[in-house]
Context: one part of a larger RNA
């Protein structure tokens, strides 16, 4: 520097917005910077390379020619790509009317359940196991009825269902907000598409300050199991889990599959919209469109398993990553962190 790759063999950054930079629809003019052609200079000599010649041959030594794929200048060509102008509207965005929806953030609320407390009935057990025991119980427990505290989760609806960029989002009320979609028009006139660096968000665990604490429970404590049991089972049981604020920056963060675009067979479901047909206004229906969301398959790809308009197919553009095991995501530096540590990222050795 170039090839060959990244569902599962190495390889898609957790996810996005976004800067430089890399790519960009249509039309017409205009320039000729890229780009192509031609001249003309330059590209020392020696060497390679062709071809004569002199040593007896060769190796050497020489004529002569070719090359030097470059580089300035110079003259044309304009299809394409750049730029400069004026356009279109089919990318892309906005208005306007309407749908769904666990998307976000705040406050208030509601019921049933464990737990606890107080009071009644009521007596000797509960509880727990594979069996037991630890534990609770005559100081009255389990049970049950009635009244009270508090805390977290939110049955059933719920559904390979919806929302969200990802992580994630489920009881009901308001209020504030963010995005998607669908119909027909209208504007605007490429305004796009990617994205090194950057920034932002980013489960659970953990960390800092202050709360809260019903259940559940790492440590930890006892009962048992066992040769042993620093477990697996059992009683317990603190951090934690909850809420504010601020850090952490990681996960099979998975679809192990980066984003945008575009073409390529049908079949079946199912959500949201449109339009449309019959029927009886409705409800439910049958066809068509569109955006999701699933289950088959043709070609086509694949090492195989699969994948197949939500492609792993046939193609463009941009970026991230890979290059034999270990040794290592280790060590050092370095940058971030209160800290745990996270990132970035190596040799030596060995095989």
């Nucleotide at each position: 520097c170039u090839g060959g790759g990244c569902g599962u063999a190495a390889a898609g950054c957790g996810u996005a917005c976004g800067u430089a930079g890399g790519c960009g629809g249509u039309u017409a003019a205009g320039u000729c910077a890229g780009u192509c052609a031609g001249a003309u200079g330059u590209g020392a000599a020696a060497g390679c390379c062709c071809u004569g010649g002199g040593c007896u041959c060769a190796a050497c030594c020489u004529g002569g020619g070719a090359a030097c794929u470059g580089c300035a200048u110079u003259u044309g060509a304009u299809a394409c790509u750049g730029c400069u102008u004026a356009g279109c509207u089919a990318g892309a965005a906005u208005a306007u009317g309407g749908u769904a929806g666990a998307g976000g953030g705040a406050a208030g609320u509601g019921g049933a359940a464990u737990u606890c407390c107080g009071g009644g009935u009521g007596u000797a057990g509960c509880g727990g196991u594979g069996a037991a025991a630890u534990g609770c119980g005559u100081a009255g427990a389990u049970a049950u009825c009635c009244g009270g505290a508090g805390g977290a989760a939110c049955a059933c609806c719920a559904g390979u269902u919806g929302c969200g960029a990802a992580g994630g989002c489920g009881g009901c009320u308001u209020c504030c907000u963010g995005g998607a979609c669908c119909a027909a028009u209208a504007u605007u006139g490429a305004c796009g598409c990617u994205g090194a660096g950057g920034u932002a968000c980013g489960a659970a665990a953990g960390c800092g300050u202050g709360g809260g604490u019903a259940g559940c429970a790492a440590a930890c404590a006892g009962g048992a199991u066992u040769a042993g049991a620093u477990a697996c089972c059992c009683u317990g049981g603190u951090a934690g889990u909850c809420c504010a604020c601020g850090c952490c920056g990681u996960a099979a963060a998975c679809g192990a599959u980066g984003u945008c675009a575009a073409c390529u067979a049908g079949c079946c479901g199912u959500u949201g919209g449109g339009c449309u047909c019959a029927u009886u206004a409705u409800a439910a229906g049958g066809g068509u469109u569109u955006a999701g969301u699933g289950g088959c398959g043709c070609a086509g790809c694949u090492a195989a398993c699969g994948c197949g308009a939500u492609a792993a197919g046939u193609u463009g553009a941009c970026c991230g990553c890979c290059u034999g095991g270990g040794g290592a995501g280790u060590a050092c530096g370095g940058u971030c962190g209160c800290a745990a540590g996270a990132u970035u990222a190596a040799a030596a050795c060995u095989c």

Model confidence (mean pLDDT): 89 of 100. This is a predicted structure of a 351-nucleotide part of an RNA (small-subunit ribosomal RNA, central domain) from a metagenome. Rfam family: Bacterial small subunit ribosomal RNA. Rfam links the family to the GO terms ribosome and structural constituent of ribosome.